[in-house]
RNA sequence: AACUUAUGAAGAAAGGUGGAGGGAUAGGCCCUUUGAAACCUUGGCAACCUCUUCAAUGAUCAUCAUUGAGAAAGGUGCCAAUUCCGAUUCGUCCUCAGGCGAAAAAGAUAAGUU
Numbered sequence: 001a002a003c004u005u006a007u008g009a010a011g012a013a014a015g016g017u018g019g020a021g022g023g024a025u026a027g028g029c030c031c032u033u034u035g036a037a038a039c040c041u042u043g044g045c046a047a048c049c050u051c052u053u054c055a056a057u058g059a060u061c062a063u064c065a066u067u068g069a070g071a072a073a074g075g076u077g078c079c080a081a082u083u084c085c086g087a088u089u090c091g092u093c094c095u096c097a098g099g100c101g102a103a104a105a106a107g108a109u110a111a112g113u114u
Base pairs, nucleotide, nucleotide: 001114002113003112004111005110006109007108013042014041015040016039017038021031022030023029027085028084043079044078045077048075049074050071051070052069054068055067056066057065058064059063083106088103089102090101091100092099093098
C1' cells in the first nucleotide's frame, strides 16, 4: 500500500511548548488569539486484539470453537458536534424549496491476509 471481515446516535481532558489554523474531501455548518495544528507530560474512555479457577452450547484423546458474563496488566485506537451534516441510488411526503426512511460510496479504527 492493497484485499477481507467487523464496528460507528454511547463514552472520555487538564497542564506545558507552540503561535494560525482545524473539523479526510469543491458545499454547508461549526471550532479556534477566552489560543488552531503539531509535539510533550499526566489523566481518562472504550473493549478490536488480549486475559479469566465464570456460565451455556457444540465437537473432542488432549482440548478447542461459538455465545454470554467479567477484567483492564499488555498491543492499538480514541477523548467538540451521529463518521458534525451532506455528497450517489431507491422509497416516501410535498406545488416548489425541502423533510423523513433505507441502502451504497468514501473515509476512520481494529483484526487477519498478501